[in-house]
RNA sequence: GCCCGAGUGGUGGAAUCGGUAGACACGACGGACUUAAAAUCCGUUGACCUAACGGUCGUGGGAGUUCAAUUCUCCCCUCGGGCA
Repeated sequence: GCCCGAGUGGUGGAAUCGGUAGACACGACGGACUUAAAAUCCGUUGACCUAACGGUCGUGGGAGUUCAAUUCUCCCCUCGGGCA
C1' cells in the first nucleotide's frame, strides 16, 4: 500500500431483507431472608433538564439518502486478521 472483519449503557453482548435501541447475563444500588454473613428471591439501573408531569440527546467521529438509519452510501479514526 491492498483486501476482510469489528467499534452499541459500568462490563460482556443482542437488535442486520431500514420501523419502539439496549433483550439477556454480569456488576451496582435498595429490599426480603439470616444472630450476622454467604447463597437465594424481589425491585431499580444510559445521559441531561424539570418540584413533578414531562421533555431533549444518545449505537467510534463527520456528512449523505429516507417519512424514518445500529442497519444503506461516502470520508475519517481506533482495534484485529490476511496478502505484498
The RNA shown here (transfer RNA) has 84 nucleotides and comes from a Deltaproteobacteria bacterium. Rfam family: tRNA. Gene Ontology term of the family: triplet codon-amino acid adaptor activity. It was read from a public genome assembly. Model confidence (mean pLDDT): 82 of 100.